This is a predicted structure of a 97-nucleotide RNA (TPP riboswitch aptamer (THI element)) from a Polyangiaceae bacterium. Of the family's consensus pairs, 100% are formed in the model. Rfam family: TPP riboswitch aptamer (THI element). Rfam's curators write: Vitamin B(1) in its active form thiamin pyrophosphate (TPP) is an essential coenzyme that is synthesised by coupling of pyrimidine and thiazole moieties in bacteria. The previously detected thiamin-regulatory element, thi box was extended, resulting in a new, highly conserved RNA secondary structure, the THI element, which is widely distributed in eubacteria and also occurs in some archaea. Analysis of operon structures identified a large number of new candidate thiamin-regulated genes, mostly transporters, in various prokaryotic organisms. The THI element is a riboswitch that directly binds to TPP to regulate gene expression through a variety of mechanisms in archaea, bacteria and eukaryotes. through a variety of mechanisms in archaea, bacteria and eukaryotes. Tandem TPP riboswitches have been reported where both TPP riboswitches respond independently to TPP. The structure of TPP riboswitch has been reported for Escherichia coli and Arabidopsis thaliana. Gene Ontology term of the family: thiamine pyrophosphate binding. Model confidence (mean pLDDT): 78 of 100.

RNA sequence: GUGAGUCGCUCGGGGCGCAGCCGAGAGUGGCUGCUGAGAAGCACCCGUCGAACCUGAUCCGGCUCGCACCGGCGGAGGGAAGCGACGCCCGGCAGGC
Repeated sequence: GUGAGUCGCUCGGGGCGCAGCCGAGAGUGGCUGCUGAGAAGCACCCGUCGAACCUGAUCCGGCUCGCACCGGCGGAGGGAAGCGACGCCCGGCAGGC
């Protein structure tokens, strides 16, 4: 000095569904199960090299009890960062061979 990477700190962004049973009767609640990193967690994921997440979208095709999942839409439009350490690179000085 610094790009990739890793770690840390601070800050910021984001999502939270489906099924069954119970309860209630204008209560968005409780329990169990499913998928998932995460289904309200002092958690998890993501921060421009940005598919975290949102929009289109109560979208289209497949599949499922349903969500999930796969393909499309689509690398379409949006989308939240700084610092430090390690590391690496360049240069200078000193010493040794």